The prediction has a mean pLDDT of 79.
This is a predicted structure of a 120-nucleotide RNA (c-di-AMP riboswitch aptamer (ydaO/yuaA leader)) from uncultured Alicyclobacillus sp.
Of the family's consensus pairs, 96% are formed in the model.
The source organism's lineage runs through Bacteria, Bacillati, Bacilli, Alicyclobacillaceae and Alicyclobacillus.
Rfam family: c-di-AMP riboswitch aptamer (ydaO/yuaA leader). Rfam describes the family as follows. This family represents a conserved RNA structure found upstream of the ydaO and yuaA genes in Bacillus subtilis and related genes in other bacteria.
[in-house]
RNA sequence: CGCUGAGUUCCUUAUGGGAAGCGGGGGAACCACUCUAUCGGGGCGAAUCUGGCCGUUUAUGCCGGUAGGGCAUUACGUCGUGUCCGAGUCCGUCAGCUCACUUCGUAAGCGCGUUUAGAG
Numbered sequence: 001c002g003c004u005g006a007g008u009u010c011c012u013u014a015u016g017g018g019a020a021g022c023g024g025g026g027g028a029a030c031c032a033c034u035c036u037a038u039c040g041g042g043g044c045g046a047a048u049c050u051g052g053c054c055g056u057u058u059a060u061g062c063c064g065g066u067a068g069g070g071c072a073u074u075a076c077g078u079c080g081u082g083u084c085c086g087a088g089u090c091c092g093u094c095a096g097c098u099c100a101c102u103u104c105g106u107a108a109g110c111g112c113g114u115u116u117a118g119a120g
Stems, first nucleotide, its partner, number of pairs: 001111004008020005021106006031096001040094001041091004049065005068085005078119002
């Protein structure tokens, strides 16, 4: 100076706190769904679904595809091309939507060093 992401800014008596902004959860009526089930169910997130192989002597792996998502450096959108991700984790038997109300988060991780950063 940029990128993913809600994860920024300000105040303060500054190892403590406060506020704004942004983001998430719970939560009526109406509507929706119909109960129960332990074989549970649900949240955040783009991160779902699936073919094959190994393995199943306790294995949790590997190779593909895919819903969906990101990046390519003046804003927004478009075209083209290229490239990458397609995870993880939390709640704890419990939660549809949802006014009032209530509550929580404000992280983490990366790239570049003037590269005349594709076209209009």